About this RNA:
Predicted 3D model of a 77-nucleotide RNA (SAH (S-adenosyl-L-homocysteine) riboswitch aptamer) from Catellatospora sp. KI3. It matches the Rfam family "SAH (S-adenosyl-L-homocysteine) riboswitch aptamer". The literature on the family includes a 2008 paper in Mol Cell by Wang et al., "Riboswitches that sense S-adenosylhomocysteine and activate genes involved in coenzyme recycling".
RNA sequence: GAGGUCGAGAGGCGCUGCGACGGGUGAUCACCCGCCACGCUCGACCCGGCCUUCACUAUCAAGGGCGCCUCCGAUCG
Numbered sequence: 001g002a003g004g005u006c007g008a009g010a011g012g013c014g015c016u017g018c019g020a021c022g023g024g025u026g027a028u029c030a031c032c033c034g035c036c037a038c039g040c041u042c043g044a045c046c047c048g049g050c051c052u053u054c055a056c057u058a059u060c061a062a063g064g065g066c067g068c069c070u071c072c073g074a075u076c077g
Stems, first nucleotide, its partner, number of pairs: 001047001003046007010070006018039001021034006038063001
């Protein structure tokens, strides 16, 4: 850090549907249908790149369309 795997970010129901994905049609890109609200962040490992920095202490996150519910914590009534 491009990519992959696993884990975590309290839990669910309904709705819409952009991207990606699947299918179809016409043609080199568009349209239609389907599916769809962890596609995000953090950590570990695999893998890849750069560097030669290597101490100690403390802390343990921030977000995620709309509506509703449960759970947890705080404050007020």